[in-house]
Context: one part of a larger RNA
RNA sequence: UGGCGGGGGUCCGCACAAGCGGUGGAGCAUGUGGUUUAAUUCGAUGAUACGCGAGGAACCUUACCUGGGCUAGAAUGUCACACGACCGGUGGUGAAAGCCACUUUCCCCGCAAGGGGCGUGUGAUAAGGUGCUGCAUGGCUGUCGUCAGCUCGUGCCGUGAGGUGUUGGGUUAAGUCCCGCAACGAGCGCAACCCCCAUCACUAGUUGCCAUCAGGUAACGCUGGGAACUCUAGUGAAACUGCCGUCGUAAGACGUGAGGAAGGAGGGGAUGAUGUCAAGUCAUCAUGGCCUUUAUGCCCAGGGCUACACACGUGCUACAAUGGGGCGUACAAAGGGCUGCAACACAGCGAUGUGAAGCUAAUCCCAAAAAACGCCUCUCAGUUCAGAUUGCAGUCUGCAACUCGACUGCAUGAAGCUGGAAUCGCUAGUAAUCGUAGAUCAGCAACGCUACGGUGAUACGUUCCCGGACAUGCA
Repeated sequence: UGGCGGGGGUCCGCACAAGCGGUGGAGCAUGUGGUUUAAUUCGAUGAUACGCGAGGAACCUUACCUGGGCUAGAAUGUCACACGACCGGUGGUGAAAGCCACUUUCCCCGCAAGGGGCGUGUGAUAAGGUGCUGCAUGGCUGUCGUCAGCUCGUGCCGUGAGGUGUUGGGUUAAGUCCCGCAACGAGCGCAACCCCCAUCACUAGUUGCCAUCAGGUAACGCUGGGAACUCUAGUGAAACUGCCGUCGUAAGACGUGAGGAAGGAGGGGAUGAUGUCAAGUCAUCAUGGCCUUUAUGCCCAGGGCUACACACGUGCUACAAUGGGGCGUACAAAGGGCUGCAACACAGCGAUGUGAAGCUAAUCCCAAAAAACGCCUCUCAGUUCAGAUUGCAGUCUGCAACUCGACUGCAUGAAGCUGGAAUCGCUAGUAAUCGUAGAUCAGCAACGCUACGGUGAUACGUUCCCGGACAUGCA
């Protein structure tokens, strides 16, 4: 110097407390371990692995296994030699790839010789490797932690390692700022500058809007028109403890203070210091070394990654009356659409099919928001709860749904009556709850992920547990 302390003091954080809702029990989905297997490809493993890489495993993907094949190779550059084509077509064999046979047959310049191009074959330099090493590496990333820290120059102190500054008294979300001080300054962090939301003004009115005027309809901005309002999207304004009061030397703190759409960082996002864990990744990519080269490379068919006595993580659906079922009536935001979204009509109980207007989109479509509200019904039951499992019949995508897709209809109707020890998330438009959209994508194992809005609670403290920060004692 750092580390540690079941030492002391101070401060902070959903850390605890006060609560709300879960997980742990059930069924299913999904990931992992284990077991099994010809193979169940590989990686990730306390926090910081386990709905993670994977934002789409039927084939492909695919790296794994079995079998069949190729050997300068599936792709690229150069050189030499040979051929003149190659592609294509036909036949045989085959599961395909491949192998064999037959057929077809070059272009440009030039009279020609010759030269150039293209393709194939052979040979040579060379390729290939998701093979190993993340403890050889770059790059990228997780984590402590959006925690308030980490350092430097000169000076001063110390024999020196080092210290000082950065400690002390206050204050802050903050090494934020003030005062003091052998220190005076500076840098990386903090904050601010960036984006979205909340208010207003100006500018601009189409595809959006409709207050006033006129026309029109069963009805609708439907039409003429209007530029007010909403909205759209560009530029500005606005918030700074600026004003008032109390406390304080100051920094600053406090106030159901005023005004204001917003008040003391207004709410979110992006932004992650020096470093730590030889943390993660050689399978995104790049790369040193090692290994491999008729195979650890490449092509193909089928299988596997989807197995199943079991154990764990993360979720979904429930166990019901604050509910289930039926009918009716409302109110969003944000997205996507031409190999596409499809109104509407018809057929079907339905998944869907057939025809088809419009839309390259503020114009048309996906699109029905759902919880909610009104009326009717059920009356506490393993039930009109719950929906697993299974049988039959179908729809769609796709070359192909057996292994192994999703969805529909009829039938079937399992466990489950609120979950032990333990444990997780959360402080405001948050938790909880309710739907909507998108990426990937032929289709879909999505209950995942990422966004969007609707309804909308409990606590207002710091004794303790955990973690962090400051100073101190110790080996």

The part of an RNA shown here (small-subunit ribosomal RNA, 3' major domain) has 475 nucleotides and comes from an uncultured bacterium. Its mean pLDDT, the model's own confidence on a scale to 100, is 80.